[in-house]
RNA sequence: AAUGAUAAAGGCAAACCCGGGGCAAUCCGGGGACGCAAUGCCACGGACCAGUUUAAUAGCUGGCAGCCGGGUUACCGAAU
Numbered sequence: 001a002a003u004g005a006u007a008a009a010g011g012c013a014a015a016c017c018c019g020g021g022g023c024a025a026u027c028c029g030g031g032g033a034c035g036c037a038a039u040g041c042c043a044c045g046g047a048c049c050a051g052u053u054u055a056a057u058a059g060c061u062g063g064c065a066g067c068c069g070g071g072u073u074a075c076c077g078a079a080u
Stems, first nucleotide, its partner, number of pairs: 002080001011036002016031006034066001040072003044069003048063005
């Protein structure tokens, strides 16, 4: 420096249900745990989703960080 254990401590929380916001994608709060070693944070690139527009694209607006890449910060540390 890399990797990250049937380790320890701690953390997050899918589906689903309830309440609320939004045209929608989806978000927030509560319950709940499928999972997660960045499943912390940032929409920068791609993918995907929604709205809008169009003859159809493009475009525009929004969402998604739990799809991939990138940026950035970080607890513990066996074995190799």
c-di-GMP-I-GGC riboswitch aptamer from an uncultured delta proteobacterium, 80 nucleotides, folded computationally. Rfam family: c-di-GMP-I-GGC riboswitch aptamer. Gene Ontology term of the family: cyclic-di-GMP binding. The prediction has a mean pLDDT of 86.